[in-house]
RNA sequence: AAGGCAAGCCGGGUGGCCGCGGCGUUCCGGCGUUGCGCGCCUCUUCUGAGCGCGCGAGGCCGCUCGCCGAGGAAAGUCCGGACACCGCAGAGCAGGGCGCUGGAUAACGUCCAGCCGGGGAAACCCGAGGGAAAGCGCAACAGAGAGCAGACCGCCAGCGGCCUCUUCGGAGGUGCGGGCAAGGGUGAAACGGUGAGGUAAGAGCUCACCAGCGGUCCUGGUGACAGGCCGGCUCGGCAAGCCCCGCCUGGUGCAAGACCAAAUAGGGGAGCGAUGGGGUUGCUCGCCCCGGCUUCCGGGUUUCGGUCGCAUGAUCUGCGCGGCGACGCGCAGGCGAGAUGGAUGGCCAUCCUCGACAGAAUCCGGCUUACAGGCUUGCUACAGAG
Numbered sequence: 001a002a003g004g005c006a007a008g009c010c011g012g013g014u015g016g017c018c019g020c021g022g023c024g025u026u027c028c029g030g031c032g033u034u035g036c037g038c039g040c041c042u043c044u045u046c047u048g049a050g051c052g053c054g055c056g057a058g059g060c061c062g063c064u065c066g067c068c069g070a071g072g073a074a075a076g077u078c079c080g081g082a083c084a085c086c087g088c089a090g091a092g093c094a095g096g097g098c099g100c101u102g103g104a105u106a107a108c109g110u111c112c113a114g115c116c117g118g119g120g121a122a123a124c125c126c127g128a129g130g131g132a133a134a135g136c137g138c139a140a141c142a143g144a145g146a147g148c149a150g151a152c153c154g155c156c157a158g159c160g161g162c163c164u165c166u167u168c169g170g171a172g173g174u175g176c177g178g179g180c181a182a183g184g185g186u187g188a189a190a191c192g193g194u195g196a197g198g199u200a201a202g203a204g205c206u207c208a209c210c211a212g213c214g215g216u217c218c219u220g221g222u223g224a225c226a227g228g229c230c231g232g233c234u235c236g237g238c239a240a241g242c243c244c245c246g247c248c249u250g251g252u253g254c255a256a257g258a259c260c261a262a263a264u265a266g267g268g269g270a271g272c273g274a275u276g277g278g279g280u281u282g283c284u285c286g287c288c289c290c291g292g293c294u295u296c297c298g299g300g301u302u303u304c305g306g307u308c309g310c311a312u313g314a315u316c317u318g319c320g321c322g323g324c325g326a327c328g329c330g331c332a333g334g335c336g337a338g339a340u341g342g343a344u345g346g347c348c349a350u351c352c353u354c355g356a357c358a359g360a361a362u363c364c365g366g367c368u369u370a371c372a373g374g375c376u377u378g379c380u381a382c383a384g385a386g
Stems, first nucleotide, its partner, number of pairs: 003380008012351007020069005028062004035055006042049002071357001075368002078366005083253004090285004095249005100114005115129001116127004130244002135242002137238002152184002154180003159177002161174005192210006211234001213231003217228004257308004267297006276290005315334008
């Protein structure tokens, strides 16, 4: 220098012309309400109703001017909530989620710090991380044998038997009975590993070291755990199979919901039925409401109406303090889109990193996925060059 790793930022700029959406708005113009004034004489007991004209607050529209106007993911709809409604939202079951320890957070399956395990040379990255002696289940084929199993190739002449020899002490042979599972093989995996002793040959049979397991043990740590000591030697794998254990969990969702406007007949007949119908996600209990269901006749509405919800929020920026950190507290300052047949587009000129992924629709905290090119900071050092 290149590489690797972690974090952050930008992601077309500038100028001109025309055109959009929201909010506010001086003057001016238009519409027109409450109200006031005048007139009419239809009605009327006073005097009010009605009609016509004029003025015309607030309000609405236009003009003018000012301010603002898509994202880091707006995507996925995978989690968590805020908020709204459901007259039980109460209990249980089912269903679902999480699963090492300690923290952060409104909460979460998120994030931070750590422990253990795995990957990497390292910086770092990943983990669906409780339980396999509660039960059920799975592991094809191969293999002797796949859970408390097993002898295919093998090893053994110490014991019993058989054969030969014998100097009568024994010697040699033989895997028949017997002993072995250390060596080889099969397999993803074979009932601890390496080494030594021991043995007829072997085996944790014994020992050393290691791994695992156990321990009213000791030390450190809030803890998960780590180290030490002692011990019999060793009593598989999968729960990201069902399951067991512990903790958490109402439902529906802005097309939630609230208000206004418009219209009407809140009608009639027949049958069933309180051991009924409905509400509370599914089921049971409990609780609550009340008339419900089927069919016939008749009537209204069926607008694709309007306003709110609608963006001041678990918010953003800066500084300070506390904390390893996630984050918290305090002070100061900011208001960055609110559409609804759904807004930011078109043209010209110029610069250069020659423009990737890509458009809000109730809002927020995360996760996941996509992304041309460019910039900044820190960390790492196996190999290579000097």